[in-house]
Context: one part of a larger RNA
RNA sequence: UUGGGCUUAAAGCGCUCGUAGCUGGCCGAUACCGUCUCGUGUGAAAUAUUGAUGCUCAACAUCAAUGCGUGCACGAGAUACCUAUUGGCUAGGGAGCGGGUGAGGUCAGGAGUACUUACGGGGGAGGGGUAAAAUCCUAUAAUCCUGUAAGGACUAACGGUGGCGAAGGCGCCUGACUAGAACGCAUCCGACAGUGAGGGGCGAAGGCUAGGAGAACGAAUCGGAUUAGAUACCCGAGUAGCCCUAGCAGUAAAUCAUGCAGACUCUGAUGUUGCAGAUAUCUAGAAUAUCUGCAGUACCGUAGCGUAAGUGUUAAGUCUGCCGCCUGGGGAGUACGGUCGCAAGAUUGAAACUU
Numbered sequence: 001u002u003g004g005g006c007u008u009a010a011a012g013c014g015c016u017c018g019u020a021g022c023u024g025g026c027c028g029a030u031a032c033c034g035u036c037u038c039g040u041g042u043g044a045a046a047u048a049u050u051g052a053u054g055c056u057c058a059a060c061a062u063c064a065a066u067g068c069g070u071g072c073a074c075g076a077g078a079u080a081c082c083u084a085u086u087g088g089c090u091a092g093g094g095a096g097c098g099g100g101u102g103a104g105g106u107c108a109g110g111a112g113u114a115c116u117u118a119c120g121g122g123g124g125a126g127g128g129g130u131a132a133a134a135u136c137c138u139a140u141a142a143u144c145c146u147g148u149a150a151g152g153a154c155u156a157a158c159g160g161u162g163g164c165g166a167a168g169g170c171g172c173c174u175g176a177c178u179a180g181a182a183c184g185c186a187u188c189c190g191a192c193a194g195u196g197a198g199g200g201g202c203g204a205a206g207g208c209u210a211g212g213a214g215a216a217c218g219a220a221u222c223g224g225a226u227u228a229g230a231u232a233c234c235c236g237a238g239u240a241g242c243c244c245u246a247g248c249a250g251u252a253a254a255u256c257a258u259g260c261a262g263a264c265u266c267u268g269a270u271g272u273u274g275c276a277g278a279u280a281u282c283u284a285g286a287a288u289a290u291c292u293g294c295a296g297u298a299c300c301g302u303a304g305c306g307u308a309a310g311u312g313u314u315a316a317g318u319c320u321g322c323c324g325c326c327u328g329g330g331g332a333g334u335a336c337g338g339u340c341g342c343a344a345g346a347u348u349g350a351a352a353c354u355u
Base pairs, nucleotide, nucleotide: 004326005325006324007309008308012323014202015201016200017199021195022194023193025089026088027087028086029085030084031083034081035078036077037076038075039074040073041072052062053061054060092192093189094188095187096185097184098183104178105177106176107175108174109173110172111155112154115151116150117149118148119147120146121145122144126137127136163170164169207248208247209246210245211244212243217241221237222236223235224234259322260321261320262319263318264317268300270298271297272296273295274294275293276292277291278290279289280288281287282285304311305310328355329354330353337348338347339346340345
C1' cells in the first nucleotide's frame, strides 16, 4: 500500500462554522470531456491471465482473438451513465406566516434564607471539637437569647432516567436586547444541498497578567492529635484561589468512552416532554380524559448484529456520501526541530534500545 477496523481489545478531532476538494433530487434539449466501439502504429521474444484448437487427457504445442497491467500518438463513430451549457419541476434545502414551549445567551434592576462581623440589650461559665482528646475561643464577658446595621457569596423546597443549548454548560424574581429548535399552514425561491483537508470561532475546572472585592469554603503553610514514623486520613487556624472587570491560556474519564448527514427495517410493549388534530365530559377553561400525527427523551425487548457484555427505528441492524483516526507492549505523548504562549505549558511528534 491492497486490506481489516475504531462502545469496552490500538483507534471518532471537545464542539461548531466554513474554503478548496470529494459526493449530490426529478423531466427535457444540445455538446461529446470522461466512458464505450472500430481501425492503424507501438508495447522484442518467452513467461503470466481468459477463451479456442491440436497431440486419447495432461504437461506441452499452435493460431487467432480478447481481457488485464504499463506508456503513447492519430483518425472515425455511439450517447445510456458521468461531465459541461441551457430550459423546466418540487419530494431535499431555504425563506415567510401563526399560536405555543424552554435553567438557551448578554446586560440591568430587585428579592430571599443562611453565614460572618460590628454595635446595643438580656444572661453569667463555660463553649467548641472528636472514636477519645488536644491545639483553639472565653471573666477585656464567650457559647446562648434578642434588636439594629454592614458585607460578600449563594439561590433551599418546587426539581423530575423533566427542559434548553453545537459542545463546554445553563436553576430566585422582573425588564430590555438577542439566538435556536419543534409543531401547524403550504404563500414564495427552485437543488440554492451533504461532508469538510487547511483555516476561523466557542470551549469546565485549575493556571497566568492587571485592577477590584473578600462572607463562607479553602491547595500551600502553621499548630493539635494519631502513629514506629505521619511531609496523610481526623481537629483548630489559614494564604493563593473561589467572586467581579479586561485579557491570556486551549486542556479534561471535554464520555453516550459510540464523527456528521440521508434512506430503509417487527412502523413491537410501557412511560414522559412540546406542538397540532379529533372525540367525550363538565365546573365552560390557556380545563380534564381518551385516541391519533410529528418532534424530542427514558426504559424493556423481536429479528439482525456482536467474542461476549450488550445493542436493538435515539442501532453497535441493512445501505450510501464525506471527514478524522488505528496497525504489538515499553521507550513516549518523551527527545530534537517547527508553530503558539508572559509563563506554566499546548500542538505537531520520532529513533536507538528493549521485549

Predicted 3D model of a 355-nucleotide part of an RNA (small-subunit ribosomal RNA, central domain) from a Candidatus Micrarchaeaceae archaeon.
NCBI's taxonomy places the organism under Archaea, Nanobdellati, Microcaldota, Candidatus Micrarchaeia, Candidatus Micrarchaeaceae.
The full RNA is in RNAcentral, with records from ENA.
The prediction has a mean pLDDT of 82.